[in-house]
RNA sequence: GCCCCAGGCCCGUGGGGUUGGAUCGCGUGAAUCCCGUCAGGACCGUGAAGGUAGCAGCGGUAAGCGCGUGAAGGUCGCCACGGUCAGCCUGGGGUUUU
Numbered sequence: 001g002c003c004c005c006a007g008g009c010c011c012g013u014g015g016g017g018u019u020g021g022a023u024c025g026c027g028u029g030a031a032u033c034c035c036g037u038c039a040g041g042a043c044c045g046u047g048a049a050g051g052u053a054g055c056a057g058c059g060g061u062a063a064g065c066g067c068g069u070g071a072a073g074g075u076c077g078c079c080a081c082g083g084u085c086a087g088c089c090u091g092g093g094g095u096u097u098u
Stems, first nucleotide, its partner, number of pairs: 001095009010083006016076004024068005034060004042052003
C1' cells in the first nucleotide's frame, strides 16, 4: 500500500425520555353594558278583554379561569432493527513492499 472481518460516524424505521401544546370532555363563569323566562309592581286600554316594557329570581351561555385528555412539531453521544456504489475514523487478521 492492498484485501477481508468487526465496530463507530452517516441514513432510514420503530420505540422510549423530554419539551410542546392542537383537539375534545367536565366544572365554574355576566349587579349592569349577553340571551331566555319573567312573580310583584309600572304603563297602554272603556274593560276582570288583551297587550307593552321589564326589576328581582331562576335557567342557559360568551370571554376568561380550573381539572382531565393529550395531536402536530422540536430535541436526545438513549434502546432496537435495517441499510449504505461510496466517504472518514478505530481495532483485528492476511498479503506485498521498504